Source information: Predicted 3D model of a 201-nucleotide RNA (glycine-GGAnGA riboswitch aptamer) from a Bacillaceae bacterium. The source organism's lineage runs through Bacteria, Bacillati, Bacilli, Caryophanales and Bacillaceae. It was read from a public genome assembly, where an Rfam model found it. Rfam family: glycine-GGAnGA riboswitch aptamer. Gene Ontology term of the family: glycine biosynthetic process. About the family: glycine-GGAnGA riboswitch is a variant of glycine riboswitch that have in common a U69A change. This riboswitch is associate with genes that encode either saccharopine dehydrogenase or amino acid transporters and other genes with not predicted function. A reference for the family is Weinberg et al. (2017), "Bioinformatic analysis of riboswitch structures uncovers variant classes with altered ligand specificity", Proc Natl Acad Sci U S A.

[in-house]
RNA sequence: GCGAAUGAUUACAAGAGGAGAGUCUGCAUAAAGCAGCGCCGAAGGGGCAAGCAUAUAAUCAUAUAUAUGAUAAAGUGUGAAUCUCUCAGGCAAAAAGACUCUUGUAGGACGCAUCUCUGGAGAGUGUUCUUAUAUUAGAACCGCCCAAGAAGCAAGCAGUAUACAUCAUGCUGUUAAACUUUCUGGUAUCAGGACAGAGAA
Numbered sequence: 001g002c003g004a005a006u007g008a009u010u011a012c013a014a015g016a017g018g019a020g021a022g023u024c025u026g027c028a029u030a031a032a033g034c035a036g037c038g039c040c041g042a043a044g045g046g047g048c049a050a051g052c053a054u055a056u057a058a059u060c061a062u063a064u065a066u067a068u069g070a071u072a073a074a075g076u077g078u079g080a081a082u083c084u085c086u087c088a089g090g091c092a093a094a095a096a097g098a099c100u101c102u103u104g105u106a107g108g109a110c111g112c113a114u115c116u117c118u119g120g121a122g123a124g125u126g127u128u129c130u131u132a133u134a135u136u137a138g139a140a141c142c143g144c145c146c147a148a149g150a151a152g153c154a155a156g157c158a159g160u161a162u163a164c165a166u167c168a169u170g171c172u173g174u175u176a177a178a179c180u181u182u183c184u185g186g187u188a189u190c191a192g193g194a195c196a197g198a199g200a201a
Stems, first nucleotide, its partner, number of pairs: 001112003010106008022037001024036004038091003044087001045085003051078004058071006114200006124142001126141005143187003149183001150181003156174007
């Protein structure tokens, strides 16, 4: 600075969107199941960074030869995520599904943006040429990734047309995301980085 008592974050219920990865092999078979190999990351669960707490070392101060106080390494405890592990779960469809949106109910005051510290995935240090002698520069081409940014849309809501006893249907506008596109961006390290924890304001 923006939103919020014309009701924030949150919880629950209903509805809508929602990725990845063998319809693998063998046994058995009505189905369920058992064993083996490969793979995925988005129910749930485990692990940890900064920070915070603690204080047997050490240092300092005061009194004094042992106390008190301060600082505080290592260690210990606590400690988040979409990171990580792959225990659980999953790998045609269906179901499930983090997360997002809408409506309703409960409840009643915060939520977002900004700054600092910390964690934070994916994917060719590709090939050719130019300049130059410096490459991580520039240009072209071929792949690949999705987590800056950008664009697209479902239910719902609003308007409108048709039909109408009731139910309804079409069109237009508005509309989310971790979905889709890959325009931009990226593809050793560094940097950046959605998101997450701690603090400041």